Predicted 3D model of an 86-nucleotide RNA (Bacterial small signal recognition particle RNA). The sequence was found by an Rfam model in a public genome assembly. Its mean pLDDT, the model's own confidence on a scale to 100, is 78. It matches the Rfam family "Bacterial small signal recognition particle RNA". Rfam links the family to the GO terms signal recognition particle, plasma membrane targeting and SRP-dependent cotranslational protein targeting to membrane, signal sequence recognition. By type it is a non-coding RNA gene.
[in-house]
RNA sequence: GGGGCCGGGGCGGCGCCAAGUUCCGAACCUGGUCAGGUCGGGGACGAAGCAGCCAUAAGGGACCGCUGACGAGCGCCCUGGUCCCU
Numbered sequence: 001g002g003g004g005c006c007g008g009g010g011c012g013g014c015g016c017c018a019a020g021u022u023c024c025g026a027a028c029c030u031g032g033u034c035a036g037g038u039c040g041g042g043g044a045c046g047a048a049g050c051a052g053c054c055a056u057a058a059g060g061g062a063c064c065g066c067u068g069a070c071g072a073g074c075g076c077c078c079u080g081g082u083c084c085c086u
Stems, first nucleotide, its partner, number of pairs: 001086004005081008014071002017068002020063005030055004038047003
């Protein structure tokens, strides 16, 4: 000087979780709008409100390029060692 082994650091990749995006998502027990029907009213009209529709909570699915934490230690680079080979 070279190689091996072990350790540390950086970057990249991988996995996972969170966050994010998106979709689904409540017979009643959420909200909105509420046909019909109901109730009040002489009427005008008003009230509550089922189904339907829309939205959403809990929750779930997908994505996860970008962000954060963690994990394994795959690649590259840097670095160290009372170790081994040459």